[in-house]
Molecule: FMN riboswitch aptamer (RFN element)
RNA sequence: AUAAAACUUCAGGGCAGAGUGCAAUUCUCUACUGGCGGUAUACUCCGCGAACCGUAAUGGCCGAAUCGGUGCAAUUCCGAUAGCAACAGUGAUAGUCUGGAUGAAAGAAGAUUUUU
Repeated sequence: AUAAAACUUCAGGGCAGAGUGCAAUUCUCUACUGGCGGUAUACUCCGCGAACCGUAAUGGCCGAAUCGGUGCAAUUCCGAUAGCAACAGUGAUAGUCUGGAUGAAAGAAGAUUUUU
């Protein structure tokens, strides 16, 4: 260094300001946030996890982007303008509040044994 087995730890962020209203962090204006792997650095590409469905599985389901610039290479960088975000709850409709969740997990790191 390679492969296998069992193990340990870690592993999701966000409503500031204003308006209407009896009542909204839920509506309106505006603000803010973006899990993991791959790839020129990605919320929007490709794939995975979570959530939901299912007795269960290697099962099902699973949101949204364009234009211009630089460059060997970017739907990832820079500029501009857009768009999306599970379920349950609530005095009023929730990506941001509360809850399942001090959970689970893609995966990351570490250490042990064995193998070549």